[in-house]
Formats: sequence, C1' cells, structure tokens
RNA sequence: CGCUUAGUCGUGUUUACACGAGCCGGGGACCCAGUGCUCUUGGGGUGAAUCCACAGGCCGUUGGCCUGUGGUAGGGCGAUCUUCCCGCCCGAAUCCGUCAGCUAACCCGGUAGGCGGUAUCGGAAGGA
Repeated sequence: CGCUUAGUCGUGUUUACACGAGCCGGGGACCCAGUGCUCUUGGGGUGAAUCCACAGGCCGUUGGCCUGUGGUAGGGCGAUCUUCCCGCCCGAAUCCGUCAGCUAACCCGGUAGGCGGUAUCGGAAGGA
C1' cells in the first nucleotide's frame, strides 16, 4: 500500500480497559407458514464452505464416522466502479447443549484472526 472478513472509526483512560458511532450476528408476538417435529441416525447457529462418486479403514453395522482422490452447490482475487472474456484460488472450521420457523416492540452479543506486495498492475467496452 493491498487481500479475506462484520471485524472500522472516535472519545476517555493510561497499557489495557471503558463508553460511543458505524457495521455484523442471535433471541423474540399477532398474522403467515408448518398436518408436521422429536423420541440418538437428536435438533439448531455463524460461515461461500454444501452435496456426490470411488478406494481404504473404524464402530455401537442394512446405519454412521474418518482418511485420500476426483468432481460439485456456492464463494474470492487479478489495485477507481460495472459488465463480459481470460486466468488463478477457496469449497474450512467452529459454537449452542435437548432447545429456538418467520417475527414489530423489546432483549443479548461481536467488532477478531490470517495473508500478500515494495511500485508494481490480464484484455475489451462503458460509466463516473
């Protein structure tokens, strides 16, 4: 100076917190939706991160889980913005704790972490 993301900014304070603004998330009526849901194969949330096939393995075995490979719903980047083309990537993790549809008022919480570059810059059209 950029990227991901809600994750930025201000004031006080004085070394780490508090209070705000902005942004983000959850709970929560009527109405609506749902003739269902659960009874362990629980259910639900954040997130783009779901699902499928094959191979191997494990277990409480006609089901479930783990690893690998390949794909995939979906998502990101290419340095003003939009669209198209082209190219490069991600397609995780985790939380609640038997419980939650939507949801006005109202209530509660988060504002982290991780990475790249050192003056470069993929192309075209359009706009500002």